[in-house]
RNA sequence: GCCGCCGUAGCUCAAUUGGUAGAGCAACUGAAUCGUAAUCAGUAGGUUGGGGGUUCAAGUCCUCUCGACGGCA
Numbered sequence: 001g002c003c004g005c006c007g008u009a010g011c012u013c014a015a016u017u018g019g020u021a022g023a024g025c026a027a028c029u030g031a032a033u034c035g036u037a038a039u040c041a042g043u044a045g046g047u048u049g050g051g052g053g054u055u056c057a058a059g060u061c062c063u064c065u066c067g068a069c070g071g072c073a
Base pairs, nucleotide, nucleotide: 001072002071003070004069006067007066010025011024012023013022019056027043028042029041030040031039049065050064051063052062053061
């Protein structure tokens, strides 16, 4: 330099071939307990790496760019 793949909540990952962004763990609040842990109920947490485009509508499609990994040279 070229090609492929990945980037979504603090962490690990979903999102059925464009139609309300979710789960588990962690955090916080409450219940329960003499108390703690476990358990149960709930709450909060996201510019979907960044910019632009297509579309009524984009995590998803197109383009540029940044970063991680792999392959070829």

The prediction has a mean pLDDT of 81. Predicted 3D model of a 73-nucleotide RNA (transfer RNA) from Paenibacillus vietnamensis. The source organism's lineage runs through Bacteria, Bacillota, Bacilli, Caryophanales and Paenibacillus. Rfam family: tRNA. Rfam classes the family as a transfer RNA. Rfam links the family to the GO term triplet codon-amino acid adaptor activity.